Predicted 3D model of a 73-nucleotide RNA (transfer RNA) from a Lachnospiraceae bacterium.
It matches the Rfam family "tRNA". It is annotated as a transfer RNA.
RNA sequence: GCCUUCGUAGCUCAAUUGGCAGAGCAGGCGCCUCUUAAGCGUCAGGUUCCCGGAUCGUGGCCGGGCGGGGGCA
Numbered sequence: 001g002c003c004u005u006c007g008u009a010g011c012u013c014a015a016u017u018g019g020c021a022g023a024g025c026a027g028g029c030g031c032c033u034c035u036u037a038a039g040c041g042u043c044a045g046g047u048u049c050c051c052g053g054a055u056c057g058u059g060g061c062c063g064g065g066c067g068g069g070g071g072c073a
Base pairs, nucleotide, nucleotide: 001072002071003070004069005068006067007066010025011024012023013022019056027043028042029041030040031039049065050064051063052062053061
C1' cells in the first nucleotide's frame, strides 16, 4: 500500500427485511434475612466512532475519514 471484518450503555453483546434503541453483568434504591451473601423487585445509564449523501424515515443502505482484529505484499 491492497483486501476483509468489526466499532451500539461502564463491560460483554442483541436490534432478522430500513419503521418507538434493548438484554445480561456492573451501579443506585427497596423486599427478604438477626446480619451478610445468595435470591427477588425496581430505577438510572446512549451524540449507535466522525463527516457527507440517498430516503417520508437509518444502528442497518452509499461515499470518505478515524480506530481495533485478520490476510496479502
Its mean pLDDT, the model's own confidence on a scale to 100, is 80.